The RNA shown here (transfer RNA) has 72 nucleotides and comes from Henningerozyma blattae CBS 6284.
RNAcentral holds the sequence, with entries from ENA, GtRNAdb and Rfam.
Rfam family: tRNA. Rfam's curators write: Transfer RNA (tRNA) molecules are approximately 80 nucleotides in length.
It is recorded under the gene name tRNA-Gln-CTG-1-1.
Lineage of the source: Eukaryota > Fungi > saccharomyceta > Saccharomycetaceae > Henningerozyma blattae.

[in-house]
RNA sequence: GGUCCAAUAGUGUAGUGGUUAUCACCUUCGGUUCUGAUCCGAAUAACCCCGGUUCGAAUCCGGGUUGGACCU
Repeated sequence: GGUCCAAUAGUGUAGUGGUUAUCACCUUCGGUUCUGAUCCGAAUAACCCCGGUUCGAAUCCGGGUUGGACCU
């Protein structure tokens, strides 16, 4: 230098144009318990950035950033 892939709560992850953006762990609160653990219930928290397409974009397109694989 070239080709390809990825980026979503604190962490991991699902989501093939219209969902209140999914689940698990973590955290907080409540129940259970003499206390704690376990278990049960609830709550908080996220779409990498800019532009385009579209009535509508996390999703499609272009560029950028970061990370990864391969080639040279």